[in-house]
Large-subunit ribosomal RNA, domain III from Binataceae bacterium (SeqCode), 400 nucleotides, folded computationally.
The organism belongs to Binataceae (SeqCode), within Bacteria.
Its Rfam family is "Bacterial large subunit ribosomal RNA".
The coordinates come from a structure-prediction model, not an experiment, and the mean pLDDT is 80.

Context: one part of a larger RNA
Parts: sequence; C1' cells; structure tokens
RNA sequence: GAGUAGCGAUAAAGAGGGUUAAAAACCCUCUCGCCGUGAGUCCAAGGUUUCCUGGGUAAAGUUAAUCUUCUCAGGGUUAGUCGGUGCCUAAGCCGAGGCCGAAAGGCGUAGGCGAUGGAUAGCAGGUUAAUAUUCCUGCACCACCAGUUAAGCGUUUGAGCGAUGGGGAGACGGAGGAGGGUAGGCCAGCCGGGUGUCGGAUGUCCCGGUGCAAACCCGUAGGCGGAGACGGCAGGUAAAUCCACCGUCUCGUUAACGCCGAGAGGUGAUGUCGAGCGACUGCGUCAGCUUUCGCGAAGUGGUUGAGCCCAUGCUCCCGAGAAAAUCCUCUAAGCGAGCUUAAUUGGUGACCGUACCGCAAACCGACUCAGGUGGACGGGUAGAGUAUACCAAGGCGCUU
Repeated sequence: GAGUAGCGAUAAAGAGGGUUAAAAACCCUCUCGCCGUGAGUCCAAGGUUUCCUGGGUAAAGUUAAUCUUCUCAGGGUUAGUCGGUGCCUAAGCCGAGGCCGAAAGGCGUAGGCGAUGGAUAGCAGGUUAAUAUUCCUGCACCACCAGUUAAGCGUUUGAGCGAUGGGGAGACGGAGGAGGGUAGGCCAGCCGGGUGUCGGAUGUCCCGGUGCAAACCCGUAGGCGGAGACGGCAGGUAAAUCCACCGUCUCGUUAACGCCGAGAGGUGAUGUCGAGCGACUGCGUCAGCUUUCGCGAAGUGGUUGAGCCCAUGCUCCCGAGAAAAUCCUCUAAGCGAGCUUAAUUGGUGACCGUACCGCAAACCGACUCAGGUGGACGGGUAGAGUAUACCAAGGCGCUU
C1' cells in the first nucleotide's frame, strides 16, 4: 500500500424460549423462503473412522462460536442364502520346457492368472445412541453327512459308481411394432375422528387411514418343437444305450404330446402393520409435546398405467452378431455289493467385506474450491414429455 480488495453463487430470513462469561450463526418451538429427474433415497468407485455418545475451545472454520467433518476419551461394523474367495472363462498378462538375443532381455507351447461377463439357496416385520436381507420373531430355501420307513433294481448272467473324453444345453447382433400383466397413481366405497374464532354450514361437508413379502400349491395369457417306439449305423480322434444320419411302425396334422412361461387365485397370515385410544416416564408458558408398554377399526371395488415382467420371445434386416464352467446325458480305464427314488428325523455350513460420506465440506481438483464423477428409484396437478411451473415425502436457507 491499507484497515483497502475480499469474506466463494442474490435460495431469505423473523420472533419467542433454552444454554452460556458472552448468542445474528448452537439447541427447541412457531412462522417465512429454496430444491423436489433432485439441492431427496439406495448402490459402485474412491476415501479410511470422517460414524455414535460424553467432555473441550488453544490452533483449524475466510467473522463470533457454547457449535463442528476440529480436539480428547469411550463405544460402534454380527451373514450357509447380500458382494468377493474356496467355481468358470474374455481382452490382456505371466509362462515349465522351447526359439531368439553381447548382457539385460524379447517371443511363445503346455499350463496358469485375470470381470467389466457366465454360474449361484431369503423374504416380511421388529429392534440400537451408533449394525442389520447379518441380531430377534415368523415363515422359507440350498448343499452335504448320518439314521428311519416304503417302493424298485441288483449281487460275477455285474445294480451302481466312475472323465481331464463324446454329445446337448449354457449361447448371445441390430431395428420395429403389437399383446397379456404387474409396480405405481387416481377415484369411489369402507373405517376412525371433527361440527369451529364473524355471517352461513349434519352436508353432495371437512381431516386422516384404507398396507403386506419370499416360499409352496395351481399352471393361465402366451411362446416353441410334430411326438413316441423299434431296428440299422462306415460320422462325433477310442467306446457308447448319448448325439447325428437312415429305415419301419403307432399317434397326430386348426390338434395330440412334450418343453418354456408372466400374472392372477389359494396357502403363508387366528400372523404382522395399522389411524387412533389408554397407562406410564420426562418437559411445560398447563395448550400440549415426549419415553416405554398395552389395546387396536377399515384393510373392498372401479379406473388409469409404465423405460419393469412374460421376453435371450415374435416380425423384419444384413455387417451374420464371446468363451468356459456349473447343469443334463453317454460311455472308457478302473472300482464294485449294495444302489436308486420318495417321505421324514437329526446334524454341519469356512474365510474376507459390512460403520460413515458417496453429484459431495468426507472422492479427483494445494482449500469446508460455483469445476469433474458410473448405475438404480424418482410421487401429485397441468402437460406429448425425465420440458416447464407450483407442490408431496424428504432435505436445505449455501459459516460473516
């Protein structure tokens, strides 16, 4: 320079009460304002204790601070089913031997690693100051082990097991339109309450509520394939009862049979939730608020309706659109006297993550930075609409 610029979005504050040494900013209450395809909620990445409770106010906070994401202490993350590993493979990477190369090293077979993909059995309610598909309650499901019962098959004329092998399936593009549903919304009905402060208002009045899963049973709208038996067999690197191919017969050809398949309905549920009511605790300006517990009504229909489900479906098109494992089936070597199926009983189920932020004051930007950051949900009125405007739930008024 200079007590100057500035104090980081012009979404906005006001009053009363409390605490305090001290209150514009902290806490409570009542108004006001802002967002509301997000300034709400839930995940992933990343962060790594920032979460909750109590104490504190030096420094940090663009001011103050009794407050904090600051500081000190204590506490907090519970899983057979959620995600990852104990499974699989893609790009890519590593790479026994091997090839190449002054050295270092490069490439690469077998093999392995590697999700952003495949496979994979749990829902509803309650609960904590802080966790919950993890704890608790209720109702389920999966895998494996052992037992019991029943049925069937078999014991050398061999049931069954058995793969790293064969086959099927897994298994996939783009565009388009229609249908059937559901979530959600709205209205009526039903249930509970109210009857007003100045004129009217028992009425076609006002306010609030009207909820519920997985699983199991059933097998619908709809989609797909002709189906079954027997015989042959040179293909599937060996074998095969499997697959492919060939033949015959039977049924059938708007169908039968088989497979897939939302949703609805029933059970789940004599459960749970539920407006409200009552008791109790604490506060109070005596209007009420609050803690815990108990009781507990209605819970039905119509309409609208999805970018969700049926659906990896259907139709069309050309650029012709992963792999492997799980799964089913077939046998080879080999093992082999019990095995298979159903019902039921009992048992077992490991390790890691789980707090909190997460379009942000906690991540990436040197900052409590108007920037950047993948996915899901996303209500009402008007509207074609996730535009726009105003609102709900919820969250904020952006630290002078």